Model confidence (mean pLDDT): 88 of 100.
The part of an RNA shown here (large-subunit ribosomal RNA, domain IV) has 328 nucleotides and comes from Paris polyphylla var. yunnanensis.
The full RNA is in RNAcentral, with records from SILVA.
The source organism's lineage runs through Eukaryota, Euphyllophyta, Magnoliopsida, Paris and Paris polyphylla.
Context: one part of a larger RNA
RNA sequence: CUAUGCUGAAGGAACUCGGCAAUUUGCCUCCGUAACUUCGGGAUAAGGAGGCCUCGUUUGUGGGCAACCAUGGGCGAGGGGCACAAACUAGGGGGUGGCGACUGUUUAACAAAAACACAGGGCUCUGCAAAGCCGCAAGGCGACGUAUAGGGUCUGACGCCUGCCCGGUGCCGGAAGGUUAAGAGGAGAGGUGCAAGCUUUGAAUCGAAGCCCCGGUAAACGGCGGCCGUAACAAUAACGGUCCUAAGGUAGCGAAAUUCCUUGUCGGGUAAGUUCCGACCUGCACGAAUGGCGUAACGACUUCCCCACUGUCUCCAGCAUAGGCUCA
Numbered sequence: 001c002u003a004u005g006c007u008g009a010a011g012g013a014a015c016u017c018g019g020c021a022a023u024u025u026g027c028c029u030c031c032g033u034a035a036c037u038u039c040g041g042g043a044u045a046a047g048g049a050g051g052c053c054u055c056g057u058u059u060g061u062g063g064g065c066a067a068c069c070a071u072g073g074g075c076g077a078g079g080g081g082c083a084c085a086a087a088c089u090a091g092g093g094g095g096u097g098g099c100g101a102c103u104g105u106u107u108a109a110c111a112a113a114a115a116c117a118c119a120g121g122g123c124u125c126u127g128c129a130a131a132g133c134c135g136c137a138a139g140g141c142g143a144c145g146u147a148u149a150g151g152g153u154c155u156g157a158c159g160c161c162u163g164c165c166c167g168g169u170g171c172c173g174g175a176a177g178g179u180u181a182a183g184a185g186g187a188g189a190g191g192u193g194c195a196a197g198c199u200u201u202g203a204a205u206c207g208a209a210g211c212c213c214c215g216g217u218a219a220a221c222g223g224c225g226g227c228c229g230u231a232a233c234a235a236u237a238a239c240g241g242u243c244c245u246a247a248g249g250u251a252g253c254g255a256a257a258u259u260c261c262u263u264g265u266c267g268g269g270u271a272a273g274u275u276c277c278g279a280c281c282u283g284c285a286c287g288a289a290u291g292g293c294g295u296a297a298c299g300a301c302u303u304c305c306c307c308a309c310u311g312u313c314u315c316c317a318g319c320a321u322a323g324g325c326u327c328a
Stems, first nucleotide, its partner, number of pairs: 001323008010314002014312001019309001027051005036041001038157001052079012080084001092307004097302002099299002104116002120155007132141003158294004163224003168221002170217005177212003183206002188201005225243005252286001253283001264280005
């Protein structure tokens, strides 16, 4: 010096991206326990007291004829120790946001999460020799199931909800018309031949699905405006005008896991706060199952704050063990 342990005056997070690490706490009995809540929880919430030994007294239970033996509770008085859950073992706690409801699952060996799954919700396909899938096929799964079933896809407990647009793309339905392949059809034309014929080519017309066309459909893919003016201070614009669109973003939320300008502005917390919490709305570029907004409980998730506690630090010191180093 490195690693692993132990101890530490005063202070107590001043360390640091961040209390990382290490402390603290820890068991049992009794007392006591908030907001919120889906009334189950939250909860071992938080917080507090006691715990060893001896004696006295009181009261039970079991056994016994009894003496008494075993065992439990209450009250009181003393004793010793540095230390009485004496070793080992053995939750630190509280508050507040975000995300995900939850228990689960995952990148074997850098990621455990807010990702996946999930119960629940929707749409859609499928009438059974089902749809879908594997296979060239036979055959098989689906399923020895039968629409309260099976497949696909999206969303993701629960609560309140889920607005407008079908112009584009997709899907579904329609069949009058247009287009149209093979095929049908043969007006004609060419070659050859004396001819019969053989052969090549071929207009009109009739020809499916598809496409065009006509409708429907957004919990299908998706989309959801601009400019100008206006109220008796100013500001703002309920109101008006105009252009464009398929329709111009509703409810709710909003500097947000989304806000560029930005450390926005105001309030709170600090002596001091680019983070945090509560508001505002000027949303560069939220927004309703690519779900919106809430939400008790839960989380080795993540933000911020507080209490306790500490060698994280001020500022380092000593000790132990192993290795290194130096000397022998």